[in-house]
RNA sequence: GCAGAUAGCCGGAGAGGUGCUGGGGGAACCCAGAGGAAAGUCCGGACUCUCCAAAGACACGGUGCCGGAUAACGUCCGGCGAGGGAAACCUUAGGGAAAGUGCAACAGAAAGUAAACCGCCUCUCACGAGGUAAGGGUGAAAGGGUGUGGUAAGAGCACACCGCACCUUUGGUAACAAAGGUGGCACGGCAAACCCCACCGGGAGCAAGACCAAAUAGGAAUGGCACAUGACCUGUCUUUGGGUCGUCAUUCGGGUCGGUCGCAAGAGGCGUAAGGCAACUUACGUCCCAGAUGAAUACCUCUCUCCCUACUCCCUCCCUCUGGGGAAGAAGCAAGGAACAGAAUCCGGCUUACAGGCUAUCUGCCCAU
Numbered sequence: 001g002c003a004g005a006u007a008g009c010c011g012g013a014g015a016g017g018u019g020c021u022g023g024g025g026g027a028a029c030c031c032a033g034a035g036g037a038a039a040g041u042c043c044g045g046a047c048u049c050u051c052c053a054a055a056g057a058c059a060c061g062g063u064g065c066c067g068g069a070u071a072a073c074g075u076c077c078g079g080c081g082a083g084g085g086a087a088a089c090c091u092u093a094g095g096g097a098a099a100g101u102g103c104a105a106c107a108g109a110a111a112g113u114a115a116a117c118c119g120c121c122u123c124u125c126a127c128g129a130g131g132u133a134a135g136g137g138u139g140a141a142a143g144g145g146u147g148u149g150g151u152a153a154g155a156g157c158a159c160a161c162c163g164c165a166c167c168u169u170u171g172g173u174a175a176c177a178a179a180g181g182u183g184g185c186a187c188g189g190c191a192a193a194c195c196c197c198a199c200c201g202g203g204a205g206c207a208a209g210a211c212c213a214a215a216u217a218g219g220a221a222u223g224g225c226a227c228a229u230g231a232c233c234u235g236u237c238u239u240u241g242g243g244u245c246g247u248c249a250u251u252c253g254g255g256u257c258g259g260u261c262g263c264a265a266g267a268g269g270c271g272u273a274a275g276g277c278a279a280c281u282u283a284c285g286u287c288c289c290a291g292a293u294g295a296a297u298a299c300c301u302c303u304c305u306c307c308c309u310a311c312u313c314c315c316u317c318c319c320u321c322u323g324g325g326g327a328a329g330a331a332g333c334a335a336g337g338a339a340c341a342g343a344a345u346c347c348g349g350c351u352u353a354c355a356g357g358c359u360a361u362c363u364g365c366c367c368a369u
Stems, first nucleotide, its partner, number of pairs: 001365010012304007020033005035340001039351002042349005047205004060201005065079005080094001081092004095196002100194002102190002117136002119132005144162006163185001164183008209261004219252007230245005268287008305338003311332002314329001316327004
C1' cells in the first nucleotide's frame, strides 16, 4: 500500500435574526427544548385496575447444550459441540427417536421384523431353483468405511486401522474432552409431526387509573302554589279510600364538556477506584437532562465543512486535414444538494432503516529499509 475481519463512535459546525413549547421572575428578561434508532410494537419488566384464600393438578401458550449476568427476558457474557473460511473470524431453536403413535411423494426389487431388479457363484441341456448385500442402478436417505485374509461367489465371516456403542480412569463447576479397555455393530432419519421431560407464564393496559367539576336534559328529597267532570296504580268487577301525573324554588347524587394529577430524580447520566476474562457489580464524587395533547422542538440570512459535477486550467497518452478533437488523472469552482427518520407513562432488549465519515485492534499478501 492492497484485500479482508472485529469492536466502537460521529450523524454537519459557528454567528445573527424571527417564532413555538415548558420552567423561573413583579417586570425587563433569563434558562431548557428529539434519536441512535424517538420507528416496528416483537419479547421482558416497573406502574395501574381487575380476577383470585393458600397450595397443587389438568388444559393452553412459551422457552430448550453448559455455566454466569440481570428487576426480568426469547436479551447479554464466557465456554462446549456441530458447520463454514487459507486466516483473522463467522453461523447455529443445539433436550429426548432403546415410552408410544405417526410420516417418508416420485423413483426403486426393497424405506425398517429389511430387501434379490441387473450382476456374481453353484446345480441344471434348458426352463428354473438355491446362495450372495462385494459391484451396478433408484432415491434426500439403502442397515458402518478402507485394506488384507477368507470363500464356489460373497459377507464383521476373521483381522488391522478409522468410526460407533458401552465401561473405567483422568481433566473440567458443567456442557464436554482425552486416554485405556470391552463389544463385530446393535439402537437408520424426521420432534420448526403429535408426543415425553424440565423450567416459566392469571387478564387488560397510561385511551391504565385517581381527583375536581359547567350549561342543558333527565333522576331523588323537601317546601310553596295549583288541582280535574279526567287518566293511571292499588290483581279482576262494584263502592269507598289512598297515591301519582302540573308548575316554581332549594338541596343532593350520577354522567357528559372541560380541567388537574399520573408525568419526568430515574433498575438515571458522567467520572474515578475496586472486584470480575467478560456481561456486570460495589463504593465515592458530580450533574439535573424535552414534557406537548387539533400535539412545541421550526424557519430565514451569512461563513465554513462534505457530496456532486456544468465550466476553467494543468499534466500524460492517442488521432489529425495543424484548425482542432478524444481518453484518463489532479486542482479550482457557479448552481444544486445535506442519510434514515421525529418523543407521547417510563425503563431493559431485539429487529428493521441509515448519505457520508472517523478511531482502535487483528488476519493475509505485496513493496521499501
This is a predicted structure of a 369-nucleotide RNA (Bacterial RNase P class A) from an Alphaproteobacteria bacterium. The prediction has a mean pLDDT of 78.